A computed fold for a 248-nucleotide part of an RNA from a Pseudomonadota bacterium, annotated as large-subunit ribosomal RNA, domain VI. NCBI's taxonomy places the organism under Bacteria, Pseudomonadati, Pseudomonadota. Rfam family: Bacterial large subunit ribosomal RNA. Its family is annotated with ribosome and structural constituent of ribosome in the Gene Ontology.
Context: one part of a larger RNA
RNA sequence: CGUUGAGUCUUGAGGGGAGUCGUCUCUAGUACGAGAGGACCGAGACGAACCGACCUCUGGUGUACCUGCUGUUCCGCCAGGAGCAUCGCAGGGUAGCUACGUCGGGUUAGGAUAAGAGCUGAAAGCAUCUAAGCUCGAAGCCAACCCCAAGAUAAGGACUCAUAGAUUGGUCGGAGACUACGACCUUGAUAGGCUACAGGUGUAAGCUCAGUAAUGAGUUUAGCCGAGUAGUACUAAAAAUCGUAUUC
Numbered sequence: 001c002g003u004u005g006a007g008u009c010u011u012g013a014g015g016g017g018a019g020u021c022g023u024c025u026c027u028a029g030u031a032c033g034a035g036a037g038g039a040c041c042g043a044g045a046c047g048a049a050c051c052g053a054c055c056u057c058u059g060g061u062g063u064a065c066c067u068g069c070u071g072u073u074c075c076g077c078c079a080g081g082a083g084c085a086u087c088g089c090a091g092g093g094u095a096g097c098u099a100c101g102u103c104g105g106g107u108u109a110g111g112a113u114a115a116g117a118g119c120u121g122a123a124a125g126c127a128u129c130u131a132a133g134c135u136c137g138a139a140g141c142c143a144a145c146c147c148c149a150a151g152a153u154a155a156g157g158a159c160u161c162a163u164a165g166a167u168u169g170g171u172c173g174g175a176g177a178c179u180a181c182g183a184c185c186u187u188g189a190u191a192g193g194c195u196a197c198a199g200g201u202g203u204a205a206g207c208u209c210a211g212u213a214a215u216g217a218g219u220u221u222a223g224c225c226g227a228g229u230a231g232u233a234c235u236a237a238a239a240a241u242c243g244u245a246u247u248c
Base pairs, nucleotide, nucleotide: 001151005161006160007159008158009157010156014148015147016146017145020048021047022046023045024044025043026042032037050105051104052103053102054101058099059098060097061096065092066091067090068089069088070085071084072083073082074081075080108143110142111141116136117135118134119133165242166241167240168239169185170184171183172182173181190236191235192234193232194231195230196229197228199225200224201223206219207218208217209216210215
């Protein structure tokens, strides 16, 4: 830009993905074989690698979370803190992201075939799977399974609106380089704040007590807390433009 208004839901021409393998058990120590050995067919279990999704569990990470510790500078000093030292070092760790974790996948009494196996059957009174005709037959092919998909310019279909709707702007996000996509914009829980809870750390400071003191105990399962869950308009979501019967 087109598909000749808008929104929602779709059909699927066509395209892509997947397709793997092993071990064990039963059938059965059966068929077969003198024995040694040892099946086809069929049924089941467990795996390997690969692929996809996810974070409940197990772990990793988690430089804006918590605690401990060292040196030094500063906050006048003590106490308590802040800065710097690889995040200063060390021990943990929410959300998120993750694998080593969890879940799932590779299915099919389908169709047409290859090599091959056959039926009927002449040419060629016989024979012959082939010349006419017909039946089978692969991890392969076409489908089936999953994904994309109407620029499929043959631009499809259905429904509902048309006093439809769309865009810019703003608050944001399990969306994201930008864009796009999705949620919301006071008729509001979109983000922040606050409150509660979950969860993390691990019992703050101050004070009191015990001890000469280091330190310990009590107050106190405290104090602090990023992303989590819910509630709550306190803060911030002003508004503007296009379009609404189109085409010539």
Its mean pLDDT, the model's own confidence on a scale to 100, is 86.